About this RNA:
Predicted 3D model of a 74-nucleotide RNA (transfer RNA) from a Candidatus Woesearchaeota archaeon. NCBI's taxonomy places the organism under Archaea, Nanobdellati, Candidatus Woesearchaeota. Model confidence (mean pLDDT): 85 of 100. Rfam family: tRNA. Its family is annotated with triplet codon-amino acid adaptor activity in the Gene Ontology. Rfam classes the family as a transfer RNA. The RNAcentral record of the sequence draws on ENA.
RNA sequence: GGGUGGAUAGCUCAGCCUGGGAGAGCAUUACGCUGAAGACGUAGGGGUCGGGUGUUCAAAUCACCCUCCGCCCA
Numbered sequence: 001g002g003g004u005g006g007a008u009a010g011c012u013c014a015g016c017c018u019g020g021g022a023g024a025g026c027a028u029u030a031c032g033c034u035g036a037a038g039a040c041g042u043a044g045g046g047g048u049c050g051g052g053u054g055u056u057c058a059a060a061u062c063a064c065c066c067u068c069c070g071c072c073c074a
Stems, first nucleotide, its partner, number of pairs: 001073007010026004020057001028044005050066005
């Protein structure tokens, strides 16, 4: 340099193809339970969806540019 996969909650990831409610598990907080803790149950908090521009009534999702990480080729 060329190709390809990935970046979404503290962590691991889904959702993107086919545009419209941002989610799951774990973790965490409160309460219940317990002598206490764990486990379990109930409820809650936590997100500029890597950055920018464009298209659109509407973008995590589509187009283009860029950044970072992995793999392949040279």